This is a predicted structure of a 118-nucleotide RNA (Guanidine-I riboswitch aptamer) from Roseibium sp. MMSF_3544. The coordinates come from a structure-prediction model, not an experiment, and the mean pLDDT is 80. NCBI's taxonomy places the organism under Bacteria, Pseudomonadota, Alphaproteobacteria, Hyphomicrobiales, Roseibium. The sequence was found by an Rfam model in a public genome assembly.
RNA sequence: GUGCAGCGCGCCUAGGGAUCCGGUCGAUGACGACGCAGGACCGAGAGGUGCAAGCCGGACGUUUAUAGGCAAUGGCCGACAUAGUCCGGUGACACGGCGGGACAAAAACCCGGGAGAC
Numbered sequence: 001g002u003g004c005a006g007c008g009c010g011c012c013u014a015g016g017g018a019u020c021c022g023g024u025c026g027a028u029g030a031c032g033a034c035g036c037a038g039g040a041c042c043g044a045g046a047g048g049u050g051c052a053a054g055c056c057g058g059a060c061g062u063u064u065a066u067a068g069g070c071a072a073u074g075g076c077c078g079a080c081a082u083a084g085u086c087c088g089g090u091g092a093c094a095c096g097g098c099g100g101g102a103c104a105a106a107a108a109c110c111c112g113g114g115a116g117a118c
Base pairs, nucleotide, nucleotide: 008051009050010049011048012047015042016041020039021038022036023034024033025032026031054090055089056088057087058086059085060084063081068077069076070075093113095116099111100110101109
C1' cells in the first nucleotide's frame, strides 16, 4: 500500500419530539394553540450495566474408532488426535461533520467504527 472477514442482543440513561391519553389557555359547529419536569413512545459504535459470539488455558471425551501391544483358534488391552460437554480467564480501542432517511414527529436512532482528521 492492497484485499477479505468481523465488531451482536437485552435493560437503563443522556438526549428527542408530539400520533395516542391527560393538562393549560382560547373558542363554542366541526375545533385551535402550547412540550407542558405527567402517562406513554423513540433512544446511543465512540454512555452505564448484564449476557453472548469469538479467542486463550485446563478437564472429560462420541468416533461399536485408529496407530500399536499382548495372546493364539478367535479374543483382550489400547494411545496421539477428534465431534461435543464442563470449569476458569478474556471479550480491547475509538476525534468525527455537512447532508439525507424512517415512524405522527424529532434525536447522539439509521445512512455511519461512513466522509474527513490524527